[in-house]
RNA sequence: GGCCGCCAAGGAGAUGGCAUUCUCCUCGAACCGCCGCAAGGCUGAUGAUGCCUACCUGUAC
Numbered sequence: 001g002g003c004c005g006c007c008a009a010g011g012a013g014a015u016g017g018c019a020u021u022c023u024c025c026u027c028g029a030a031c032c033g034c035c036g037c038a039a040g041g042c043u044g045a046u047g048a049u050g051c052c053u054a055c056c057u058g059u060a061c
């Protein structure tokens, strides 16, 4: 100096917040939705779960 493993810490998981948990990445990466040649079209505030906020639909007052 290089590589591998583990731990700690940090970061990420298609639009917000809190909590829990899982996975991934680690000075650089993880990550940056889907269909379609194009035009254009489609789903969701979660990686997953609970709650809140926003949005959408229906009903009642």
Stems, first nucleotide, its partner, number of pairs: 009026005016052006033042003
Model confidence (mean pLDDT): 80 of 100.
Fluoride riboswitch aptamer (crcB RNA motif) from Fulvimonas soli, 61 nucleotides, folded computationally.
The sequence was found by an Rfam model in a public genome assembly.
Rfam family: Fluoride riboswitch aptamer (crcB RNA motif). Gene Ontology terms of the family: response to fluoride and positive regulation of gene expression.